[in-house]
Context: one part of a larger RNA
């Protein structure tokens, strides 16, 4: 390397956007680059093959012939691809009309909980466990009524419920801003797919520099537990945990299933549309579930939201440990990311 493959055995990038490159609908009608045929040239010899010959044969050796990928020319073909010209309209936009939705970004506004401050009423505990204690309380706790202030997060609805390219997004309203689906034509007329490199977005934790700081709560103290308890429990408690802005750039970033396109029984549910409308529907389009055919699958299982049948690009695998380590590179304020071996060993 070729083959095979990638849900779970190794292996699908975290996610789009898009440059290069690959591929790429339908007709006409020109080219002749690829491509097909013919013919010339070139393909040293010696080896291979075939015929004859020579050593007693044979190995061997001579001799004539056949054959030679490719490469140059050259005459033709025109079905496929390219290629240049016309043109379609189903692919892929646009452009009227509706319409969905926790998409998103920025201010604002609410209520319940928690904490805490003063205050009122009250009096000996509270609290907290398996059980205790450590904590808190007569300097008046806890519990209760009102009152005020802060900061986070939004019960119920709520749902195999919706949206988003993934991460993700849930009090309420209004600004602004992207998306999509459906309907009817109109309307460009292949403008498309994919995507190495780039770019850009990317939970949580973590970094910076300023704010905040109510809960929660790494590290820390203490108090149990215990042989021991650096845990697990339990009283406290600081980074974080919210904002801004700038960075880091990874997750079991999962559907463990890349992307887009077509094809291939059937039953049921739900969301958004359009038909149709009194309801039923057998309708239809787009998503979302849940069962099965036929096929695939080691098998569990997948089954029109394929992992079945193809197709076109791109990622990635190649026993286990060493090891996502070491060295170099690059990237970061560090943490540490990307990339990525090998000795040896089983």
């Nucleotide at each position: 390397u070729u083959g095979g493959g990638u849900u779970u055995a190794a292996a699908g990038g975290g996610u789009g956007c898009g440059u290069a490159g690959g591929c790429g609908g339908a007709a006409a009608u020109g080219u002749a680059a690829g491509u097909c045929a013919g013919u010339g040239g070139u393909g040293a010899a010696a080896u291979c093959c075939u015929g004859c010959a020579g050593c007693u044969u044979a190995a061997c050796u001579g001799u004539a012939g056949a054959a030679u990928a490719g490469c140059c020319g050259u005459u033709g073909a025109a079905a496929c691809u390219g290629u240049g010209u016309u043109u379609c309209u189903u692919g892929a936009g646009u452009a009227c009309a509706u319409u969905u939705g926790a998409g998103g970004u920025a201010g604002g506004c609410g209520g319940a909980a928690u904490g805490u401050g003063g205050u009122g009423u009250g009096u000996a505990g509270c609290g907290g466990u398996g059980a205790a204690a450590u904590g808190c309380a007569u300097a008046g706790a806890u519990a209760u009524c009102a009152c005020a202030c802060a900061g986070a997060a939004c019960a119920c609805c709520g749902a195999u419920u919706g949206c988003g390219a993934a991460g993700g997004c849930a009090g309420c309203a209004c600004a602004c801003u992207a998306a999509g689906u459906c309907a009817u034509u109109a309307u460009u007329g292949a403008c498309g797919c994919u995507g190495a490199g780039g770019c850009a977005c990317g939970a949580a934790a973590g970094u910076g520099u300023g704010g905040g700081g109510a809960u929660c709560a790494a590290a820390c103290a203490g108090g149990a537990u215990u042989a021991g308890a650096u845990a697990c429990c339990c009283u406290g408690g600081u980074a974080g945990u919210c904002c801004a802005c700038a960075c880091u750039g990874u997750a079991a970033a999962c559907g463990a299933u890349g992307a887009u396109a077509a094809c291939u029984c059937g039953c049921u549910g739900u969301c958004g549309g359009c038909g149709a409308u009194a309801c039923a529907c057998a309708g239809u389009c787009g998503g979302u579930g849940g069962c099965c055919a036929a096929g695939c699958g080691a098998a569990a299982g997948c089954a029109u939201u394929a992992a079945g049948u193809u197709a076109u690009c791109c990622a990635c695998c190649u026993g286990g440990g060493g090891a996502g380590u070491a060295c170099g590179a690059c990237c970061g304020c560090a943490a540490g990311g990307u990339u990525g071996a090998a000795a040896c060993u089983c």

Small-subunit ribosomal RNA, central domain from an uncultured bacterium, 346 nucleotides, folded computationally.
Model confidence (mean pLDDT): 86 of 100.